[in-house]
C1' cells in the first nucleotide's frame, strides 16, 4: 500500500415501516406520525365456481425457456432536463369484500452503499 473478516458510530438509499413515554427494564404496554384493509346512500359498474380479491412499481403476452414490456428507483439542498447505473419480485385472503360518510380494524418489517453535467430556485457568507 492492497485485500478479507468482525465490532461500533456518523451520513445516505429502497420502503408506510420513524419518534417518544411507561414498565416487572425479560417476555411487554401505550401515544404521536406515516401507511393498509373492511364498511351506507346516490350514481355507475362487475361477477356468477376453480372462480374472485388484496399489499406492491413489479400490468401484459407466451407450451417451455429466453428475451421483452407498461411501470418504478438512484445519481447527497429542491425541481426539471440530459447522460450513466439499476428494479420490473414476492407474498397474502379463502368462496368472500366495487365505490363508500359514520364506524370497525391492521402494520410500523426487511434489505442495502449512490454521489456526473446544465438551468432555475432556496440556504449560507462581510463578500464569494
Nucleotide at each position: 500500500a492492497u485485500g478479507a473478516u468482525a465490532u461500533g458510530g456518523a451520513c445516505g438509499c429502497u420502503u408506510a415501516a420513524u419518534u417518544c413515554u411507561c414498565g416487572u427494564a425479560a417476555g411487554g404496554a401505550g401515544a404521536a406520525g406515516c401507511g393498509g384493509g373492511g364498511g351506507a346512500a346516490c350514481g355507475a359498474a362487475c361477477u356468477a365456481c376453480a372462480g374472485g380479491g388484496g399489499u406492491g412499481a413489479a400490468a401484459c403476452a407466451u407450451c417451455u425457456u429466453a428475451a421483452g414490456a407498461a411501470g418504478g428507483g438512484u445519481u447527497a439542498c429542491c425541481u426539471u432536463a440530459c447522460g450513466a447505473c439499476c428494479c420490473g419480485a414476492a407474498c397474502c385472503c379463502a368462496u368472500c369484500a366495487a365505490c363508500u360518510a359514520a364506524c370497525c380494524u391492521c402494520g410500523u418489517a426487511a434489505g442495502c452503499g449512490u454521489a456526473g453535467u446544465a438551468a432555475g430556485g432556496a440556504u449560507g457568507u462581510a463578500a464569494a